A computed fold for a 1550-nucleotide RNA from a Cyanobacteriota bacterium, annotated as small-subunit ribosomal RNA. The RNAcentral record of the sequence draws on SILVA. Its mean pLDDT, the model's own confidence on a scale to 100, is 82.

RNA sequence: AGAGUUUGAUCCUAGCUCAGGACUAACGCUGGCGGUAUGCCUUAUACAUGCAAGUCGAACGGUAAGGCCCUUCGGGGUACACGAGUGGCGGACGGGUGAGUAACACGUAGGAAUCUACCCUUUAGUGGGGGACAACCAAGAGAAAUCUUGGCUAAUACCCCAUACGCCGAAAGGUGAAAGGUCAAUUUUUUGCUUUUGCAAAAAAUUGCUCAACAAAAGAACGCUUUAACGUGUGUUUUUGUUGAGUAAUAGAAUUGAUUCGCUAGAGGAGGAGCCUGCGCUUGAUUAGCUAGUUGGUGGGGUAAAAGCCUACCAAGGCGACGAUCAAUAACUGGUCUGAGAGGAUGACCAGUCACAAUGGGACUGAGAUACGGCCCAUACUCCUACGGGAGGCAGCAGUAGGGAAUUUUGCGCAAUGGACGAAAGUCUGACGCAGCAAUACCGCGUGUGGGAAGAAGCUCCGUGGAGUGUAAACCACUGUCGGAUGGGAAGAAUUAAUGACGGUACCAUCAAAGGAAGCACCGGCUAACUCUGUGCCAGCAGCCGCGGUAAUACAGAGGGUGCAAGCGUUGUCCGGAUUUAUUGGGCGUAAAGCGUCUGUAGGCUGCUUAACAAGUCUGGAGUGAAAGAAUGGAGCUCAACUCCAUACCCGCUUCGGAAACUGUUAAGCUAGAGACAGCUAGGGGUUCGUGGAAUUUCCAGUGUAGCGGUGAAAUGCGUAGAUAUUGGAAGGAACACCAGAGGCGAAGGCGGCGAACUGGAGCUGUUCUGACGCUGAGAGACGAAAGCCAGGGGAGCGAAAGGGAUUAGAUACCCCUGUAGUCCUGGCCGUAAACGAUGAGUACUAGCCGUCACGGGAAUCGACCCCUGUGGUGGCGCAGCUAACGCGUUAAGUACUCCGCCUGAGUAGUAUGUACGCAAGUAUGAAACUCAAAGGAAUUGACGGGGACCCGCACAAGCGGUGGAACAUGUGGUUUAAUUCGAUGCAACGCGAAGAACCUUACCUGGUCUUGACAUUUACAGAAGGAGUUGGAGACGACUCUGUGCCUUCGGGAGCUGUAAAACAGGUGCUGCAUGGCUGUCGUCAGCUCGUGUCGUGAGAUGUUGGGUUAAGUCCCGCAACGAGCGCAACCCACGUUGUUAGUUGCCAGCAUUUAGUUGGGCACUCUAGCAAGACUGCCGGUGUUAAACCGGAGGAAGGUGUGGAUGACGUCAAGUCCUCAUGGCCCUUAUGACCAGGGCUACACACGUGUUACAAUGGCCGGUACAAUGGGUUGCCACUUAGUGAUAAGAAGCUAAUCCCUCAAAACCGGUCUCAGUUCGGAUUGUAGUCUGCAACUCGACUACAUGAAGUCGGAAUCGCUAGUAAACGCAGAUCAGCUACGCUGCGUUGAAUGUGUUCCCGGGUCUUGUACACACCGCCCGUCACACCAUGGGAGAUAGUAACGCCCGAAGCCGAUGAUCCAACCUUUUAGGAGGAAGUCGUCUAAGGCAGUGCCAUUGACUGGGGUGAAGUCGUAACAAGGUAGCCGUACCGGAAGGUGUGGCUG
Repeated sequence: AGAGUUUGAUCCUAGCUCAGGACUAACGCUGGCGGUAUGCCUUAUACAUGCAAGUCGAACGGUAAGGCCCUUCGGGGUACACGAGUGGCGGACGGGUGAGUAACACGUAGGAAUCUACCCUUUAGUGGGGGACAACCAAGAGAAAUCUUGGCUAAUACCCCAUACGCCGAAAGGUGAAAGGUCAAUUUUUUGCUUUUGCAAAAAAUUGCUCAACAAAAGAACGCUUUAACGUGUGUUUUUGUUGAGUAAUAGAAUUGAUUCGCUAGAGGAGGAGCCUGCGCUUGAUUAGCUAGUUGGUGGGGUAAAAGCCUACCAAGGCGACGAUCAAUAACUGGUCUGAGAGGAUGACCAGUCACAAUGGGACUGAGAUACGGCCCAUACUCCUACGGGAGGCAGCAGUAGGGAAUUUUGCGCAAUGGACGAAAGUCUGACGCAGCAAUACCGCGUGUGGGAAGAAGCUCCGUGGAGUGUAAACCACUGUCGGAUGGGAAGAAUUAAUGACGGUACCAUCAAAGGAAGCACCGGCUAACUCUGUGCCAGCAGCCGCGGUAAUACAGAGGGUGCAAGCGUUGUCCGGAUUUAUUGGGCGUAAAGCGUCUGUAGGCUGCUUAACAAGUCUGGAGUGAAAGAAUGGAGCUCAACUCCAUACCCGCUUCGGAAACUGUUAAGCUAGAGACAGCUAGGGGUUCGUGGAAUUUCCAGUGUAGCGGUGAAAUGCGUAGAUAUUGGAAGGAACACCAGAGGCGAAGGCGGCGAACUGGAGCUGUUCUGACGCUGAGAGACGAAAGCCAGGGGAGCGAAAGGGAUUAGAUACCCCUGUAGUCCUGGCCGUAAACGAUGAGUACUAGCCGUCACGGGAAUCGACCCCUGUGGUGGCGCAGCUAACGCGUUAAGUACUCCGCCUGAGUAGUAUGUACGCAAGUAUGAAACUCAAAGGAAUUGACGGGGACCCGCACAAGCGGUGGAACAUGUGGUUUAAUUCGAUGCAACGCGAAGAACCUUACCUGGUCUUGACAUUUACAGAAGGAGUUGGAGACGACUCUGUGCCUUCGGGAGCUGUAAAACAGGUGCUGCAUGGCUGUCGUCAGCUCGUGUCGUGAGAUGUUGGGUUAAGUCCCGCAACGAGCGCAACCCACGUUGUUAGUUGCCAGCAUUUAGUUGGGCACUCUAGCAAGACUGCCGGUGUUAAACCGGAGGAAGGUGUGGAUGACGUCAAGUCCUCAUGGCCCUUAUGACCAGGGCUACACACGUGUUACAAUGGCCGGUACAAUGGGUUGCCACUUAGUGAUAAGAAGCUAAUCCCUCAAAACCGGUCUCAGUUCGGAUUGUAGUCUGCAACUCGACUACAUGAAGUCGGAAUCGCUAGUAAACGCAGAUCAGCUACGCUGCGUUGAAUGUGUUCCCGGGUCUUGUACACACCGCCCGUCACACCAUGGGAGAUAGUAACGCCCGAAGCCGAUGAUCCAACCUUUUAGGAGGAAGUCGUCUAAGGCAGUGCCAUUGACUGGGGUGAAGUCGUAACAAGGUAGCCGUACCGGAAGGUGUGGCUG
């Protein structure tokens, strides 16, 4: 960094696909070790079990359990400690998850109206008093959970007072605190020791009893009073409390300090939390309007705090196209993956923030929660229950079930790090540290190392020689990583000591043995890597293109190879490649794409000069941009992954300065843009009203007579009731010939007789004015052909629909005759067209040339032109440049700027749905599922055209003779058959292979036989080979017998032949001509087909080879970006035609001789034979032509323009023909698909076709006579001649191996005769009889002869064939094959011997150029639509179901708040049997979750039936499109029709 894929090929456009990287992955195959990470992406589904938040006795009353001591055994003590409880702190952290949330949730930068436990710093305090409640005891309820009542009690629990730096308040003034614990010392007391001084230890608090007083607050009991009752009041007793005094017991009591832990108030800090704001943050407009506490104000309330946060009143605001509202989706970020970057995707692990804790609501406590392991309520679910009632919440760690393609152990430890509590020891900690499981990922290591053959075996391939696997193995030598065994053994511990889950781990040493350790995918191209076998469009593969139908590098297996490697592949997802949404970095004439046109709102952009400001911009500083990650440099684990340190970065935001060119804002000016004004000008610009003539039609009248009209040809139609035609008149509607033009005007649609009225715009000229007033333009508005719609008129012509006639297989068409809507007018809709220059608007710049329209200037002129020139319009060509090309080119598709619209593969589809508009038709907006790997543009080469031009050909025409009709022959098809062997099938198969089917041939059929074979090679053995006979059999084939001993030799043997045996093998006219060679046909003896170099083109390709002439010809000439060359053409070759020469036998005979006869002599002149030469070349003359090539005419010549005829067949086409001539790959058969034999068949016969023969007769038949050839053939032969026979032939027999002899008398012809137009004296088929010949053999199935018989046929329908001169036609002759023959065939030969054409309109074929093309398997092409069948997705659909959202009404839990509170209440106050302050239960109210009712919106699932769509080797009907596609096509619209479609009307050229 690119590659594959649209085409025959090319360039472009455009989509699809691949190579790369990554992963919380999964699946398949495989699996040695270690390190480091990671591990429910799915059901925020449900959860068994265990654990995950406690701690503090140095706050407190205490002592349930355990330890220890004492004990009278009942218990007591101690405090080593501590269950439960009061109290404090912590359970708001840590851990999990991502449901919700599109939001100040998050990120970033700021802000002010706040709170903050623990922590730090600091200031000041810590005084005095009081009343309770748990635990506990007693009683009670309950299955349990748990609860109730009475009584006692402590505190760092609670309350009051004092004080106050703070707070409130303008001030006066008001208001707000506290708690102690622990330790030590001293004094005192007690005990022990001591003579004393002193030393040591302990303690520093309670309890009981009695009496008195007080209280009457509380309880109980009992009286009394009162009350309907509850209750109230009151008294007594008792209990209790307080105080005092006394007494008893134990042993105590007081003071001071603190380096200690706390407590209170205040100030500050740190960290944390709450609130507000700017900016950033997904998709949908088929969601466009939303909002009533909504926006603001005032008063009040409320919060830690600003605020509609709440409330009452007032105002009517607020948000929104810069996207509100609604819907869908989603935790956000640092980062992660990818990418060159910009970006895109993503948000696992780690870190920051948010939200949530079964679902929904709620508050309490607290510094902090609206609280995952707290509470209350509602709902769903699960569990317990004694049925009364209760309990629960793993999205903590493990684990279970379920779901799923898929994700681990109910492990160890608090040793480390961190957290809670504690003064501390310490306790707790599924945070965390570790281990386990998993190749899930990354990193590292190993599976051995060296030697070892011209190279074992096996396997594979093979050209059978060999090659590969492959130094690979074996074998020899060596090493010891990992793993194993034994021994030793850490760091991690911070802190003197002690303390390690990991762990006897890492690591070290020793030992043994190459011993235990390699797979996976791929090998057609992309893409590194090739062969064999099997299979046979099957099985299968496939990422795309595509492989597979008998030779598969593409399937499956094998050998080999390639790639990666403890992994390798596949699948999925993301980025990349993809410049395929394009800011970087795309486009819109024809590929997808410019709105039909204009006006104009918002917005965007905006001329020149000066000044100011500083928002943008540039620049410097500061703050922030968490850490981790990433980058760079180092360091530590043996390395690496991993970890640590440092640096740089974080491109952003904020803030403070500076600059002032540009943008912006403000101010002041200017005139080049724009506009105004004035003077001229052109015009089918528009609207309205009038008016004119030509023509059509109709009507009236005249003339006039039989047709008219229409078509390719006809018919329908009109016409003797007088048409058409013609003359005159009238009516009516529509359109305006010529002028007219590539011309004019208009924004577009569009506008055309003439006149008038009204009216819009444009151009030119003028230094008169304004002074940027401009450009574009989302929405919006206006205009907008034709068709169509509504209402009313009008209606001549034309004319959808409709009717009729034709055409046709049909003809719902084209053609014809009619003809209604409509076309016209007025008013109103519709709003679309190929509404096109398929090209949005504006401005500026960038060579020219030639027209034309309008206006102006100059010069000139008598004038009009002409000429030069300026501006504006409208055209043609063209440079640069652009473009894929075509093309565009100052009227840009060039170069730039501004603004708008639009595009992003094809089909589905401009469809569905929704919405808006419309009377309707419909228009606007406008998808998806699904299907395909293309669809498309331009250009190229071909091919084709019911396109064009030119040319040629017996192609037509002009002629002559045939075929098609008859009979026969022959071939074919078909049919038949045991078999009728096979092949050839338009031209280019069919008298073809077959130049010879009775047997043979022969390949076919029936039957009889053989199996190393009828034929070939090799081996062994035997025998010469061979010949003859008898016999069985249809024969093949046997059986028996007789005969025969050869040739060469180096003496070993060998060659040939025959037989036997065994195996290799033979054999095949079996298949495939679509595996092939060779050969052949055909286009076509047509004139074409190519190459090198150069040039042009991005390229395929073009040029040359086209053009102008000419030719039979790409033959030649000229011209030309071509110049040359090759294969073809021509020539060279053969035959014929003329002459010469050489040579004369078997040929010839002029002259001489001779004869019946060139017979003989003689001769070689002639003919002839057969060798060699000559000759013809447009060479010569004239004309035409480009001074050419060439053509026309002529001369000469035997021959004249290729002299005539042959041979000769370019590149290629038809998968043309042939595997049955031959050769040959592969496949198949092998006691048969091979081989032999006999007989049969190929010869059949209702029929059809081709090719021929003979005829139909007088240009003839028959009879008689008389002439003239050439080519060939001949010894298994041709056979003269003679004889016999009517004859075919037969019997004899000369000659000839051939210019010698024979076949061999040619026949038509000519002469004479006869027949006289008939189915004949034509014609000869058929049949009968008798023969001849060949041959083993003429039955199937030969030819010929004689006699007899005597069919059809009287010149042939449609159609069709050959031929242009020695040709056609006619006539005979010969040959090959061959025993004979079906030959009338074929191939040759000569004899007689014409007619017509000198043209190219048409048919056929061909060539060249050009044009169109949707064809390239190339028109036998391609291709459209209905219908039928199968499958798929989808729309509508009576409805049904689920979810979701909001509104209305009802009900309303818990709870906060408010009200009330006749009931209740320890602390404080007081004037005390009580009252007050304050509080509570209860009740009521507002709010409100869930629930209910009713209707609504949205979304989804489903639905009888129904609509179109897509897909599907061989269905039906037509043939609409592509060529002029056979009616040019297409667009809009309307009507009609099985279907493509047809027609009308207007438009476009694609």